[in-house]
């Protein structure tokens, strides 16, 4: 660009700061990305790898704008990059 902010989870513990606010750790929630279920593709489904989230804000009578916030895989090597090769991704789910 694009998507989505309905709902749903913390008045936890710890450090940092004037303060917003941020950092770790435990515990929850959530299918955005990968990965599986499955031989391939969609839809569906699994919190395993990757983010993230644990109750956004203003305007408008609505309808909706606006602004803000997430997401559109990880990590090694070959490279400074491009690319190109390889690592790991559950005991879960096993449906149309």
């Nucleotide at each position: 660009g694009c998507a989505u902010c309905a709902a749903g989870a913390g008045a936890a513990g710890g450090g940092c700061u004037g303060a917003c606010g941020c950092c770790c750790u435990c515990g929850c929630c959530a299918a955005c990305c990968u990965g599986c279920c499955u031989g391939a593709c969609c839809c569906g489904g699994c919190a395993a790898g990757g983010u993230g989230g644990c109750u956004u804000c203003c305007c408008g009578a609505a309808a909706g704008g606006g602004a803000g916030a997430u997401g559109c895989g990880g990590c090694c090597a070959g490279u400074g990059a491009c690319c190109u090769g390889g690592c790991a991704a559950c005991g879960a789910a096993g449906g149309g």